The RNA shown here (small-subunit ribosomal RNA) has 1434 nucleotides and comes from an uncultured bacterium.
Its mean pLDDT, the model's own confidence on a scale to 100, is 82.
Its Rfam family is "Bacterial small subunit ribosomal RNA". Its family is annotated with ribosome and structural constituent of ribosome in the Gene Ontology.
[in-house]
RNA sequence: GGUGAACGCUGGCGGUGUGCCUAAGACAUGCAAGUCGAACGGUCCUUGUACUUUGCAUCAAGAAGCCAAUGACAAAUUAUUGGAUUUUUGAUGCAGGGUGCUAGGAUAGUGGCAAACGGGUGAGUACAAGACAGGAACGUACUUCAAAGCGGGACAUAGCCCCGAGAAAUCGGGGGUAAUUUCCCAUAUGUCCCGACCUAGUCGGGAUGAAAGACGCAAGUCACUUUGAAAACGGCCUAUCUACUACCAGCUUGUUGGUGAGGUAACGGCUUACCAAGGCUUUGACGGUUACCGGCUCUUAGCGGAGAGUCCGGCACAAUGGGACUGAGACACGGCCCAUACACCUACGGGUGGCAGCAGUUAGGAAUUUUGCGCAAUGGACGAAAGUCUGACGCAGCGACACCGCGUGGAGGAUGAAGACCCUAGGGUUGUAAACUCCUUUUUUCCGACCAUGAAGGCCGGAAGAAUAAGUAGCUACUAACUACGUGCCAGCAGUCGCGGUAAUACGUAGGCUACAAGCGUUACCCGGAUUUAUUGGGCGUAAAGGGUCUGUAGACGGUUUUCCAAGUCUGGUUUCAAAGCCCCCGACUCAAUCGGGGAAAGGGGUCAGAUACUGGGAGACUAGAGUCAUAUCGGGGUUACUGGAAUUUUUGGUGUAGGGGUUAAAUCCGUGGAUACCAAAAAGAACACCAAGCGCGAAGGCGGGUAACCAGGUAUGUACUGACGUUCAGAGACGAAAGCUAGGGUAGCCAAUCAGAUUAGAGACCUGAGUAGUCCUAGCCGUAAACAUUGUCCGUUAGUUCUCCUUGAUUCGUUGAGGGGGAUGUAGCUAACGCGUUAAACGGAUCGCCUGGGGAGUAUAGCCGCAAGGCCGAAACUCAAACGAAUUGGCGGGGAGGCGCACAACCAGUGGAGCAUGUGGUUCAAUUCGAUACAAAGCGAUGAACCUUACCUGGGCUUGAAAUGCACCUGCAGACUCCUGAAAGGGAGGGGCCUUCGAGGGUGGUGCACAGCUGUUGCAUGGCUGUCGUCAGCUCGUGACGUGAGUUGUUCUCUUAAGUGAGGUAACGAGCGCAACCCCCAUUCUGUGUUAUUGUGUCACAGAAGACUGCCUAGCAUUAUUUUGUUAGGAGGAAGGAGGGGACGACGUCAAGUCAUCAUGAUGCUUAUGUCCAGGGCUACACACAUCCUACAAUGGGUUGUACAGAGGGUUGCAAGACCGUAAGGUGGAGCCAAUCCCUAAAACACCCCUCAGUUGGGAUUGUGGGCUGCAAUUCGCCCACAUGAACCCGGAAUUGGUAGUAAUCGCAAAUCAGCAGAUUGCGGUGAAUACGUUCUCGCCUCUUGCACACACUGCCCGUCAAAUCAGCAAAGUUGGGGGUACCCAAAGGCUCUGGCUUGCCAGGGACUAAGGUAAAUCCAGCGAUGAGGGUU
Repeated sequence: GGUGAACGCUGGCGGUGUGCCUAAGACAUGCAAGUCGAACGGUCCUUGUACUUUGCAUCAAGAAGCCAAUGACAAAUUAUUGGAUUUUUGAUGCAGGGUGCUAGGAUAGUGGCAAACGGGUGAGUACAAGACAGGAACGUACUUCAAAGCGGGACAUAGCCCCGAGAAAUCGGGGGUAAUUUCCCAUAUGUCCCGACCUAGUCGGGAUGAAAGACGCAAGUCACUUUGAAAACGGCCUAUCUACUACCAGCUUGUUGGUGAGGUAACGGCUUACCAAGGCUUUGACGGUUACCGGCUCUUAGCGGAGAGUCCGGCACAAUGGGACUGAGACACGGCCCAUACACCUACGGGUGGCAGCAGUUAGGAAUUUUGCGCAAUGGACGAAAGUCUGACGCAGCGACACCGCGUGGAGGAUGAAGACCCUAGGGUUGUAAACUCCUUUUUUCCGACCAUGAAGGCCGGAAGAAUAAGUAGCUACUAACUACGUGCCAGCAGUCGCGGUAAUACGUAGGCUACAAGCGUUACCCGGAUUUAUUGGGCGUAAAGGGUCUGUAGACGGUUUUCCAAGUCUGGUUUCAAAGCCCCCGACUCAAUCGGGGAAAGGGGUCAGAUACUGGGAGACUAGAGUCAUAUCGGGGUUACUGGAAUUUUUGGUGUAGGGGUUAAAUCCGUGGAUACCAAAAAGAACACCAAGCGCGAAGGCGGGUAACCAGGUAUGUACUGACGUUCAGAGACGAAAGCUAGGGUAGCCAAUCAGAUUAGAGACCUGAGUAGUCCUAGCCGUAAACAUUGUCCGUUAGUUCUCCUUGAUUCGUUGAGGGGGAUGUAGCUAACGCGUUAAACGGAUCGCCUGGGGAGUAUAGCCGCAAGGCCGAAACUCAAACGAAUUGGCGGGGAGGCGCACAACCAGUGGAGCAUGUGGUUCAAUUCGAUACAAAGCGAUGAACCUUACCUGGGCUUGAAAUGCACCUGCAGACUCCUGAAAGGGAGGGGCCUUCGAGGGUGGUGCACAGCUGUUGCAUGGCUGUCGUCAGCUCGUGACGUGAGUUGUUCUCUUAAGUGAGGUAACGAGCGCAACCCCCAUUCUGUGUUAUUGUGUCACAGAAGACUGCCUAGCAUUAUUUUGUUAGGAGGAAGGAGGGGACGACGUCAAGUCAUCAUGAUGCUUAUGUCCAGGGCUACACACAUCCUACAAUGGGUUGUACAGAGGGUUGCAAGACCGUAAGGUGGAGCCAAUCCCUAAAACACCCCUCAGUUGGGAUUGUGGGCUGCAAUUCGCCCACAUGAACCCGGAAUUGGUAGUAAUCGCAAAUCAGCAGAUUGCGGUGAAUACGUUCUCGCCUCUUGCACACACUGCCCGUCAAAUCAGCAAAGUUGGGGGUACCCAAAGGCUCUGGCUUGCCAGGGACUAAGGUAAAUCCAGCGAUGAGGGUU
């Protein structure tokens, strides 16, 4: 971009199209093919007229009997009168029947034509059908043209009538009848046969074969028959094109061809008899699967790819299968016969049916319409015509299903209204949008008129009224469009990457925005992008991909030259590729969609003519490719035979004695039955040291002692020979390491398996001792390897340098050319890079093989090969969003190189064991507040928890609050002080005179609003500060250069340094942060000044200056082209010598390191409480574990006494002397000191004596009693003193810490905090050692290099079993269903054929063929399947 679409939300109108893609499943009902009476006999109806007849009514006339009355009367009967009835004749009227004539209509049947068209569907179909281009052996009703004719006769049959069977459908028998039905005779330019001639033909003879009438007064018209021609249509044949599959490789017997016959409209194995054995196939036969084909449609820049709905052409089919009949035409959708399945009717005997026609129903499905109107138009059938029929067709209905068009208003309108959302609280957005004013009427509703033969409709005019009319999807990126709230890895989103774990532009909602718009999204499918199957237009060293190697068939490609042909190729003409469609122009609907008219180009096929350069074909020639020959030469090329020595092992003999062997160390093992060792002899098998190499040969695998024979190959040279004989190679064939297999030998050494010893957590291994197959030979198989240069073979072209092997030329014998091999380096070029680079991975040519994301998997199945092991060929389901290559930067390595550090080593003293102190964990508790937790937490925050601190717990209180700011109101009150209650806080009751400019101005109190407050949470939202790597030497930048790029270079290298310190070199040149230095303290000297020190220079204090810088000299070593340079040692000078010692100072960064509890701070939580006040308690608990100290275990000591020497600090709420009291802690008292003046203020050491190796005169824990001090307060819970008590502990396991000199060790002193409390911390001085060979190892760090599958970076990554769940596939005893065949059985209808009969076109019977069906054995496809073996995911 597209669709015959479907689904979700939404929906105003019109035009034009379009609508069962699934079940070619089943169908109720109606309609879809009839027409002609001018073919026919009839039948029915109607008009007029004539005749006849029947009935009724009326009128007229006649006749008959009945009843009543009267007369006579016993009765019958008779007479008269009256009443009604019946009947006959005639006339008229009404209603019917029949007949003749006349005019018209309808039609069941016979007959003719049509029904083979039109309409539907796409099941089947893969040399079938179709498309395109040709062809010869044919047919044709209706139509047109031309010629001739239409004479005579006859037999039937439906309808109809009668009889019969049946429920029905329908049928049987008899009688009679017509035609444009049918038959016969005649004639004929036709057909067949024969003959003749001037042989495309004409003539003669023979045989055979036609006809129909209707209408009209007539003229004539329409029919009919025969023949010839045409048009158009149809049948047949051929070449080419047109799906996938080789996990389908052989197929075929009417098969391929011929002859005869039959058959057909016609050719033909179309059919049949006989003969021959052919025909097709790797250019893919046969089989399987799928599929109607084309014009065209969609997409694409194009080549192509995909599709086959609507429209047009062709084909096939009509419930399934078979068959023929009629006919011009069918093997026939709305015809027939038969079989089958299904459905319906039935009286059970028998019948009927075929929507893949139009509507419609049902089923299936995500899904596809009305049982509408009309023949007015177009077209068709019939008819002379009028006309009839027509679900073809024309219209309407339903569906936003598609395309196109229109509308949902237009102009003005800012206080930028309200509402909503956001907010930095100011405002902003929605937004001229709305409201409001004016205007318009497409559309909507309604009315009227006109056009038309008109079903549907169209045009025109009028009225009302802004009215009747907007949604959908999206907003992280791709991709146009952002904010808030909610949620908190939940709910959810998602096309891909991915989003969501408390600040989500990604989920949900809202506001806003973006896009399209009566639609918008989603899903499905096709093409594109995808150069991601590469013809256009890809690749194969390492990413997927070169066959293990060669020979060689088909195939592909092929040297120079002459000539012919003209197949390919090129040029021109002609014909064709239907219409529609695409494209261009013009026109009709108001435009468009839509429709109408006209037209071109390009390209394909056929055919005709021409050209001949190239390719091809034929013929001839050549030598440059290739080969042959000759000469020379090379090699570990191959096969076979013979042969050699060293070594090993074994055997024998000898000498000889206790071990040997083996390993990191051992043991198993061998050995007094004499090993190992040494000597001699013998045997066996296998392999060939040195030469030997960047070596040689071979197609590859591979080939190594020597000699011989045989075979093959390479290279060089040439007045030789052949004359394109060449290259590559699917299939095919040959060779093909090791291991393995079969058979037979052989077996010294080695050695899978196996055994044993070790190692180890284990050790099915590495190590050791044994040891069988095997390794070796012969014959055969296997056919694979990292069979690798991971690079197929051949040819040509394209810079060099260098080494080496072989041959050969020249040579001055040093060398230097030529050809052919094998290596190294490297230019151009190529490559993603690495790299390749005349031995190409460069530039070209020829040809073969192979690749197309990872896993599943080189697996499964089928096939082929193999004795087996196995090999070759070789998938899919499912699953993932990656897998992979090369290079870069890091990090890492039980990789390498160099270097450093109290890192190890050397030495000293410790810790870990004891007791106690402090901290932590754990436990406990109302609470034991919180934080810190490897190094880098644990005498840490805390430099000092009895109250306070205090954050915790219990209890009691307060609520604008303990403290802050503002506003409003009240009060003229700053309310001292007193009392009650209470543990206190608090509560309650009394209680009165602030300042002032006299304004409720300030202050203060109360009440109420705003707000405060929080050591509540988040250090993973943060700032700041800090720790650590680490005082390690690193970390970067600018410009330039290199690289496609990430990046690199600089910063690497050599030497050196504590140092990226310095030097040299160098595609780098410079620079910055770090190092060093500048700063502070100490050590020496000098100068100046100075008090409280001293009275003397000095010492001391303060301030300043000098001094150390490879500067000087010597030697060694290394280095250098050189004057050199570096380093080591020594010397001089000096207080100090190689950074003099110590401190402060911490690069880029790392650890989401630590801290929200110092402080600050975002967000969030609490607000009569998580805030705040008070009392008491707790932080001080105690089976235990850890960390850091202290004190010890003693004689280098302990104790008594005596005596000496510091530094640095502190001191007025203070330090406090001397003196006195107390055993002491301390008390009394207070000189002095605001401090170089006074005070705090030393210990170890030293001297004398005692103790004498003990749990002690060591050690001091614990406990008791009595005191002291501080403080409101010492019980939980302080420190000190005295007396008494006198625990563990006798030097500490594994492990581990500190220290390189004024250091360790040891000794005390001071300060901060502080009322009091120091074993801790921070400082200070006194005494004062030992050791360092050195860098192998441990730990950490720096630089370079190397490997990497790591990048959260080795605490990484990651493999397999096992356990559990789940998914798909494979195998599987079997079982179920289907497809196509084969053999046999049975065989309907039907045509063909044979026989018989008669009424001569019918009947009866037989035969072969044959649908369906049955039986049997195979084959293919699919479903299920206990169980089994693997695989994927979690």